Model confidence (mean pLDDT): 84 of 100. Small-subunit ribosomal RNA from a Pseudomonadota bacterium, 1507 nucleotides, folded computationally. NCBI's taxonomy places the organism under Bacteria, Pseudomonadati, Pseudomonadota. RNAcentral holds the sequence, with entries from ENA.
[in-house]
């Protein structure tokens, strides 16, 4: 210094969040098995399935020192030796081997045994005389195919029998009676044996407490009814080694069982083994102990010892031999076969060791065993090298093309020798000084050889450790759960890399574990799965307060068990480990004995506090009969009275002129009982309500007095139990399923309306269930308050009394709330809090409160209760949003009040459809359609057709040639092809030069890199956009607050266009948004004055031109408006509402400006970009055609329809733009379109340019017109290379619909709408579109019910892909399980009856047959044997029980990407829903009749709390 040492989680329900709950994951292990894999040694371990069938060989013998005989040796002939049958003695009951049966004294475990037994062994006391008669071997005779068997005869003994002795055993009436023995070996001493005791040791039987699996859908519940007739006892006998119904006669009628009998099922028990932190759960291979079994079944014999694996007899199945008579056999012993099976080994070697048998020993036997052989099967160990070595080699993956990465990894150089081969030496294991080793030439030792022979497997999405690339495209496929895969898969399948564990590694079963998911330790049940509908109550369980005894119970000590192995601790042995040994500790457990006396329990004695009686007094739809009253409905009678009346969202059925409805009066009848009336009362609970009247239950209070724990729950059982329903008589007024019938509807078995039958009503009987609800079982005690009803008492105050107030108290009943609990919601002295008792209940969801069986009912039904099969969730609370045929409060040309329109017509136009070669592509509800497109004839163009090119129309690199370029000509529709001519340029070098040579630039050819794609995906993007919405919102920091999603700040009161301000408040403060800075407009004022302006002065046709800069205008700077002044409302705010000043007022007006976000809006054809696909084409020229098509729909516009108007005349006034490839004056020409024609303008300066309505005159006068212009003819004009397909205008000349538009619908609140013209932009040309400019210039808003779209609050929700949303039932297909079923076919059971082997036991009169004893015989005693009876195995008959298989039909059940009906739930789900029941219907479901709130909503009342 020991045996201590021990607990982890995670995924999966949701938009998200907590909780409940189930499903799965990591862990540990295994006698495994299967895939792929494999170098070596050690321990170990290997039929879990068919207790199925077995060729073959072995597994039990031995002993001549019991005994004859035979054979053969050998002999010194005495005689020995050896082998063989045989008698005989001990074994063969052990040891090996399976686990079929068995729920039992079978197993553990602790005890009993006065109820026993024990061969060999151990101590010990006594003996051991003396005779007898036979028998197998064997010889002879016989049968048989064999097995084998009769039979006559000979012969031994430790074999068999008397006789004697009797230390003693038994047995006894105590006199007595009976019971033994063997000899053998040695030359001897002696030695082994033998008989009878008496103790020990060992084994063994039998008894008995206690533990020892599931089912009650195995129980008429305490017993006549379940289970039992040898059954339960009793007396007598048999029987046994021995107690007993163990067996038998007799006698009683018992026994067992709810603490589970009986029946079914399952199953050898234990030490232990695996799990586990324990406490449990599982399990019982290997080893150890007991039990059971040996083909199946049944019996006994011998023996100490079996009812006997390797003995026996029978029956019965199988197999084998047979001469067919007959016989023979048992591997669940060791190998070994065949079969079954996912699967599980050698027909080895020795008896050297241990250990049995036999024998005096030698030694024989020994498949107990020791060993070695097969298998990675499982533990444990060791190796496949080790060091050094960057040009980080080559390859491979992979890339952003730089590079990384595999990777000091490889080669290379050094070095080592486990392990391999070789060779050499070589144990212990042996006890016994001698001899004896299967293993084995093995472990081990030494040298030598050489890195030489030695690495896989699983897995990379979260769980969970380990990422890339390709292929593929909801296919293949993965997948333990979540779930992956539909074209960018870290999840499939390769391929690189990685991670894990390594001679292994995965995958499958299966056990625990996690799982507090059966909870004892260690859970629950208001709303998630759970309180029986409520009482009473037997059992049973708990139980006030003192004292006293007691010692079950509890606890202590001690003693004995708790086999060994095992774990566990120290130590030790194999080189370590695994293995092994030695020795502790442990075995929580049972028993016995002291002892303690507190609790609990017997037992005594006492108390009063819990229970409970007795007085006095109180409220109350408590119950039960009986009586009685009014009102109201309907109904007869009658009186009036006249057309209608009823009923609804409207109507309609219906009622009424036969006289209704209304009215009055009188009758009849059932049923109900307004106001009172109330989170008021009473009762267990359903329940209970006009008033009296009897009967009768419970509950309060009081203040005393008895009894003296007499309580408390309460399985099972009794009784009550709403409505619905049933039966029997009754009764019927209303209402009213079912049913009619009218509406509603797309139908309408329905919601609404007429009517209407059971039925509600009474008695009597049944039923026995409701969301029977406080979803809270019942008692008892503790634990802050506040406040309010109802019943009592007490005390005050007041009063004559009642009543009424306050105060304290019982007892009830509501409301708020501390703590505390709660998953929250909530629950709080009426707990859902803090203890105790006792009951009943729950274990995922669906299948299903259903099948089956049972039991109860006349029946509908109830009560008891499952499985297959399927799913990964089914749930609760509570948060965030959407949504609501919910609410509440504002907004918006939302609607209303106006105005003009649209939809009809004619035409543009854009858009479907259709058509076409092609009618290129996109946009698609608002937010696509006069949009991409600010403008398609050629181009554009992307599209069709046909012609062509292919390094290409375009870039960037090489090679070659050539300047560039311009031209001609042939060919063609062009592109293109062909061919010629002309021209030789810049920089640099080098040469005198001529030139040459290289290079920029450009052309031409030419090779490959690549070039092009308006080809796909806007669901792979960027970027822009549109939309809600100029909607007022949308969010962060800190702090609080909630366990959390989250809330609070952003809600409340007021405000406002605004989350705009204010005030308040656990919020304080902040950011995107709003507003305001910013740009146009409106006033003015400085400055500037040309191309602009002219009041003064000159001038002219003319601001034309001097002159001027006031005006106007331009465009720079500035001023103004800020609720700043006043009155009023508000809260003394914010802020509204007049005024008053101003050019303008309450954001003056307009614009630009678009928060977080949505819509997988829109765009890959503006760009741009991943990723795919085309490359003589999906590229790229060209030419011509096509986007212009034309039966028809639709949107967008223009133009009209006409007199507020139309046409001719004349006349008046903008603004803002535009212009050099332009605008284009002015004159001339033309009727015009234009055209000629040129001045002037890079514009305040020319021009475009003429503004038009308006005004002014005049004409039309209501008409298809002097409206209107479409259409079509004709002539033209202009752009353009080119106006046919397919431009614009001109002109004459036609003159089509059209006469105010159906349903529907759309813009607009002031310089707006409406109406008028002007310009612009769009690369000749071409707007009725588009952006812009001004002129004239209105009506109309009571108001927010309503429709549309929004904002904030609030509510409900089964919605979150968020109402286009969820979801339910019938039908129909397909597939699975399962129920019922006429039958059918097994299995197990049990009863009754028939037979009745073999064998024990009894009878054995009779019959046969016999060596010992008696006896001279004869014959007797005595035994055998037939042969008989009991019992009984198989086996047969005959109802039954119970349990499967199979089944024509048939039931519902579930499950399955895109079927059919509807639409019933969710929101008030558009008739709230839901339980119970009872009718009806294609379904969901509907209706009645009670009930529930687990209904929204208003509105009233009641109560609470706060100012």
């Nucleotide at each position: 210094g020991a045996a201590c040492u021990g607990g982890a989680g995670a995924g999966u329900u949701u938009g998200a969040u907590c909780c409940u709950g189930g499903c799965u994951c990591a862990g540990a292990g295994c006698g495994a098995a299967c895939g792929c894999u494999u170098g070596c040694g050690g321990c170990g371990g290997g039929c879990u399935u068919a207790a199925c069938a077995c060729a073959u060989g072995c597994a039990a013998g031995u002993c001549g020192a019991g005994c004859g005989c035979a054979u053969g040796g050998c002999u010194u002939c005495g005689g020995c030796c050896a082998u063989g049958a045989g008698c005989g003695g001990c074994g063969a009951a052990c040891g090996g081997g399976u686990g079929a049966g068995u729920a039992a004294c079978a197993c553990g475990u602790a005890g009993g045994u006065c109820a026993u037994c024990u061969g060999c062994c151990u101590u010990u006391c006594g003996g051991u005389g003396g005779g007898g008669g036979a028998u197998a071997a064997c010889u002879g005779g016989g049968g048989g195919a064999a097995a084998c068997c009769c039979u006559a005869g000979c012969u031994a003994a430790u074999a068999c029998c008397g006789c004697a002795u009797g230390c003693g055993g038994c047995c006894c009436a105590a006199g007595g009676g009976u019971c033994a023995a063997a000899g053998c070996a040695g030359c001897a001493a002696u030695g082994c044996g033998c008989c009878g005791g008496a103790a020990g040791a060992u084994g063994a039987g039998c008894c008995u407490g206690c533990g020892u699996c599931c089912g009650a859908u195995u129980a008429u519940u305490u017993a006549g009814u379940c289970c039992u007739a040898g059954u339960u006892g009793g007396c007598g006998g048999g029987g046994u080694a021995a107690c007993g119904g163990c067996c038998c006669a007799c006698c009683a009628a018992g026994g067992g069982u709810a603490c589970g009998a009986u029946c079914g099922g399952u199953a050898g028990c234990u030490g232990g083994u695996c799990u586990g932190a324990g406490a449990g759960g599982a399990u019982g291979a290997u080893c150890a102990g007991c039990c059971a079994c040996a083909c199946u079944g049944g019996a006994a014999c011998u023996g100490a010892g079996a009812c006997a694996c390797g003995g026996u007899c029978c029956a019965g199945a199988c197999u084998c031999c047979u001469a067919c008579g007959g016989g023979a056999g048992g591997c669940a012993g060791c190998a070994g076969u065949g079969g079954g099976g996912a699967a599980u080994a050698u027909u080895g070697c020795g008896c050297a060791a241990u250990g049995g048998g036999g024998g005096a020993a030698a030694c024989c036997c020994u498949g107990a065993c020791g060993c070695a052989g097969c298998c990675a099967c499982g533990c444990c160990g060791c190796g496949u090298g080790a060091g050094u070595g960057a040009u980080g080699a080559a390859g491979g993956c992979c890339u952003u093309c730089g590079g990384g990465u595999u990777g000091u990894a490889a080669a290379g150089c050094u070095c080592u020798g486990u392990c391999g081969g070789g060779a050499g030496g070589g144990a212990a294991g042996a006890a016994g000084u001698u001899c004896u080793g299967a293993c084995g030439g093995u472990a081990c030792c030494u040298c030598c050889c050489a890195a030489g022979a030695a690495a896989g497997c699983g897995c990379c999405g979260g769980c969970u450790a380990a990422c890339c690339c390709u292929g593929u495209g909801c296919c293949a496929g993965c997948a333990g759960c979540c779930g992956c895969g539909g074209u960018a898969a870290u999840a499939c399948a390769g391929g690189g890399g990685g991670c894990g564990c390594g001679a292994g590694c995965g995958u499958u079963g299966c056990u625990c574990g996690g799982a507090a998911u059966u909870a004892c330790u260690g859970g629950g049940c208001g709303u998630a799965a759970a309180g029986c509908g409520u009482a009473c109550g037997c059992a049973g369980g708990c139980g006030g307060a003192u004292c006293g005894a007691u010692a079950a119970g509890u606890c202590g000590g001690g003693c004995g068990u708790g086999a060994a192995a095992u774990c566990c601790c120290a130590g030790g042995g194999c080189u370590c480990a695994a293995c092994c040994c030695u020795g502790g500790a442990g075995c929580u457990g049972c028993g016995c004995u002291c002892g303690a006396g507190a609790c609990u329990g017997c037992c005594g004695a006492u108390c009063u506090u819990g229970a409970g009686u007795a007085c006095g007094g109180g409220a109350g739809a408590g119950g039960u009969g009986g009586g009685u009253g009014g009102a109201a409905u309907u109904c007869c009678u009658g009186g009036u009275g006249u057309a209608g009346c009823g009923g609804u969202g409207a109507a309609a059925u219906g009622c009424g002129u036969a006289g209704a409805u209304a009215u009055c009066a009188g009758g009849a009848g059932g049923a109900a009982c307004a106001c009172c009336g109330g989170u008021g009362g009473c009762g267990a609970a359903a329940g209970c309500g006009g008033c009296c009247c009897a009967c009768u239950g419970g509950c309060c209070c009081g203040a005393u007095a008895c009894u003296g724990a007499c309580g408390c729950u309460c399985a099972u059982g009794u009784a009550c139990g709403a409505a619905a329903g049933c039966g029997c008589g009754g009764g019927g007024a209303g209402c009213a399923a079912a049913c009619a019938g009218g509406a509603u509807u797309a139908g309408a078995u329905a919601c609404c309306c007429u009517g209407g039958u059971a039925g509600u009503c009474c008695g009597c009987g049944c039923c026995g269930u409701a969301a029977a609800c406080g979803a809270u079982g019942a008692g008892u005690g503790c634990u802050g308050g506040c406040u309010g009803c109802u019943g009592g008492g007490a005390c005050a105050c007041c009063u004559u009394u009642c009543a009424u107030u306050g105060u304290c108290u019982c007892a009830g009943u509501g409301g708020c709330g501390u703590a505390g609990c709660u998953a929250a919601c909530g629950c709080g002295u009426u707990a859902a809090g803090c203890a105790c008792u006792c009951c009943g209940c729950c274990u995922g969801g669906g299948a299903a409160g259903u099948a089956c069986g049972g039991c109860c009912g006349c029946a509908a039904g109830g009560c008891u209760a499952a499985a297959a099969c399927u799913c990964a969730a089914a749930g609760g609370a509570a948060u965030u949003g959407a949504c609501g045929g919910g609410g509440g409060c504002c907004c918006g040309c939302a609607c209303a009040a106006g105005c003009g329109g649209u939809g009809g017509a004619g035409c543009a136009u854009g858009u479907g459809g259709u058509u076409u070669a092609a009618u290129u592509c996109g946009a698609a509800g608002c937010a696509a359609c006069g949009c991409g497109a600010a403008g398609a004839a050629c181009c554009u163009u992307a599209c069709c057709u046909g012609g062509g090119u292919u390094u290409g129309a375009c870039a960037u690199c090489c090679c070659c040639g050539g300047a560039a370029c311009c031209g001609g000509c042939c060919u063609g529709a062009a592109a293109g092809g062909g061919u010629u001519g002309g021209g030789u340029g810049c920089c640099a070098u080098c040469g005198c030069a001529a030139g040459a040579u290289g290079g920029a630039g450009c052309c031409g050819g030419g090779a490959g890199a690549c070039a092009g794609g308006u080809g796909c995906u806007g669901c792979a993007u960027g970027g822009c956009u549109g939309u809600c919405g100029u909607c007022a919102g949308c969010u962060c920091g800190u702090g609080c607050c909630g366990u959390g999603a989250g809330g609070u700040g952003u809600u409340c009161g007021g405000u406002u266009a605004a989350g705009u301000c204010c005030g308040g408040c656990a919020a304080c403060g902040a950011g995107c948004g709003c507003a305001a800075c910013c740009c146009c407009u409106a006033u003015c004022g400085c400055c500037a004055u040309u191309u602009g302006c002219c009041a003064u002065c000159a001038u002219u046709c003319a601001g034309u031109u001097g002159g001027g800069c006031a005006c106007u205008a331009u465009g720079g700077c500035g001023a103004g408006a800020c609720c700043g002044c006043c009155g009023g409302u508000g809260a003394c705010a914010a802020a509204c509402c007049g005024g008053a000043g101003g050019a303008a007022g309450g954001u003056g007006g307009g614009g630009a400006u678009g928060a977080c976000g949505u819509c997988a809006a829109g765009u890959c054809c503006u760009c741009a970009u991943g990723g795919c696909c085309c490359u003589u084409a999906u590229a790229u020229c060209c030419a011509g055609g096509g986007c212009u098509a034309c039966a028809c729909a639709c949107g967008u516009g223009c133009u009209a329809c006409a007199a507020u108007g139309g046409c001719u005349a004349c006349u008046c006034c903008a603004a803002a733009g535009g212009g050099c490839g332009g605008c284009g004056a002015a004159g001339u020409c033309g009727c015009g379109a234009g055209a000629c024609g040129a001045a002037g303008c890079u514009a305040a300066u020319c021009u475009c340019a003429a503004a038009a309505a308006a005004g002014u005159a005049g004409c039309c006068u209501c008409a298809g017109u002097u409206c209107g212009g479409a259409u079509u003819g004709a002539a033209g004009u202009c752009u353009g290379c080119a106006a046919c397909u397919c431009g614009a205008c001109u002109u004459c000349a036609u003159g089509a619909a059209g006469c105010u538009g159906g349903a529907a619908u759309c813009g607009c609140u002031a310089g707006u709408a409406a109406u008028c013209g002007c310009g612009g932009a769009u690369g000749a040309g071409c707007a009725u579109g588009c952006c812009g400019c001004g002129g004239u210039g209105a009506a109309u808003a009571c108001g927010u019910u309503c429709c549309c779209g929004g904002g904030c609050c609030u509510u409900g929700u089964a919605c979150a892909c968020a109402c286009c949303g969820c979801c339910c039932g019938u039908c129909a297909c397909a597939c699975c399980a399962u129920g019922g079923g006429a039958g059918u076919u097994g299995g197990c059971c049990g009863u009754g009856c028939c037979c009745g082997a073999a064998g024990u036991c009894g009878u054995g009169a009779u019959c046969c047959c016999c060596a010992a004893c008696c006896g001279c015989a004869a014959g007797g005693a005595g035994g055998g044997g037939a042969a008989c009876g009991c019992c009984u195995a198989c086996g047969g008959c005959a109802a039954g029980g119970u349990c499967g298989g199979c089944g024509a039909c048939u039931g519902g059940g579930g499950u399955g990407a895109a079927g059919u009906c509807g639409u019933a739930a969710c929101a008030a789900g558009g008739u709230a829903g839901c339980c119970g029941u009872a009718g009806g219907g294609g379904a969901a479901c509907c209706u009645g009749c009670g009930g529930c709130u687990g209904g929204a909503u208003c509105a009233c009342c009641u109560c609470c709390u706060u100012u």